Bacterial RNase P class A from Arthrobacter sp. Hz1, 407 nucleotides, folded computationally.
The source organism's lineage runs through Bacteria, Bacillati, Actinomycetota, Micrococcales and Arthrobacter.
Its Rfam family is "Bacterial RNase P class A". By type it is a ribozyme.
A source record names the gene rnpB.
RNA sequence: UGGGUUGACCAGGCGGUCGCGUUGAACCGACCGAAGUGCUCGUGCAUGGACAUCGGUUCGCCGAGGAACGUCCGGGCUCCGCAGAGCAGGGUGGUGGGUAACGCCCACUCGGGGUGACCCGCAGGAAAGUGCCACAGAAAACAGACCGCUGCAUCACGCAGCAAUGCGUGGCGCAGUAAGGGUGAAAAGGUGGUGUAAGAGACCACCAGCGCGCCGGGUGACCGGUGCGGCUCGGUAAACCCCACCCGGAGCAAGGCCAGACAGGGCGCGCUUGAAGGCUGCUCGCCUGAGUGUCCGGGUAGGCCGCUGGAGGGCGUCGGUAACGGCGUUCGUAGAUGGAUGGCCGCCACUUCUCCGCCGGUAACGGCGGGGGAGUACAGAACCCGGCGUAUCGGUCAACCCAUCCC
Repeated sequence: UGGGUUGACCAGGCGGUCGCGUUGAACCGACCGAAGUGCUCGUGCAUGGACAUCGGUUCGCCGAGGAACGUCCGGGCUCCGCAGAGCAGGGUGGUGGGUAACGCCCACUCGGGGUGACCCGCAGGAAAGUGCCACAGAAAACAGACCGCUGCAUCACGCAGCAAUGCGUGGCGCAGUAAGGGUGAAAAGGUGGUGUAAGAGACCACCAGCGCGCCGGGUGACCGGUGCGGCUCGGUAAACCCCACCCGGAGCAAGGCCAGACAGGGCGCGCUUGAAGGCUGCUCGCCUGAGUGUCCGGGUAGGCCGCUGGAGGGCGUCGGUAACGGCGUUCGUAGAUGGAUGGCCGCCACUUCUCCGCCGGUAACGGCGGGGGAGUACAGAACCCGGCGUAUCGGUCAACCCAUCCC
């Protein structure tokens, strides 16, 4: 200098102007009418104008995100449930740790990819059982004979021979064979030898794999070494299934309070011979128990709370390889409910295109200065957090890797 890997960060800035939401203050108006004051023996009558509420005007504070998104996981919170048991259902899946919890994160192991930094893994079990394995191919799981190879029998032809017969080629039949060819993603270990009619783990040596032991290391997954065995066992569990572990249901339209509306009638079941309801989806079992289900008709649909300060962020320090945790210090105003957080103008910044001038160069092109145009994303809170996934114009920083050049 060029290319790359990982992690972190920014998400245009300033000013003017018009507007929106929350909220505070001042003033004006409406409504209500407290204290006080006057009169009265008293009841009371006048006067008075505070607080609150509503409306308006003016001024001020604050007002989206890294993903607020998808709603895919996990939790807080709320209500229901909570004598218990079983079944069903759902989820997770190497090991150790972190966490409120997780399907998340960290570290390691194993497998795969990359020259490397580094990245990826839906990573338990296929010698418990069941199922499936398209097309091609003879055969796809108790292997298999299409071509080939080999033996036997037989027929035909040729050659040799006086003949019996022998040899060769071809056809048909029976049998052996998994060396070779061919098909396939996959053909039932590989190489070499012995052996054989031809062959074959049939046997032998080495190698690979599997299983069972022993020794050493590690918390563990696992790693290293070594011995023995039968000789070899296909794949698929994101198919059923098995094993281990985890899991109540519904969700802020949760839930609570205030205000407000109405009119009842028909039919069914039942009132201790038990309707109906509750206990997670079902069953057992348990509990409450006199009303309840359905249809027609009638009617309200406003306000307040929940609501935002919480497993919170920054910095420092200590512990830990790390995720993270302890301590100290500091910071901090979105809360809408048809749903606010925006529009326009000017200047500047960045990116890109184009034009002009100057300089270097034969040229392509490069550098500097100036003018003009275009662009500046993805997207938007709705109870709140922790994750994951997805979208995103451009740009910045740090560490590391590879190549090349110079010293």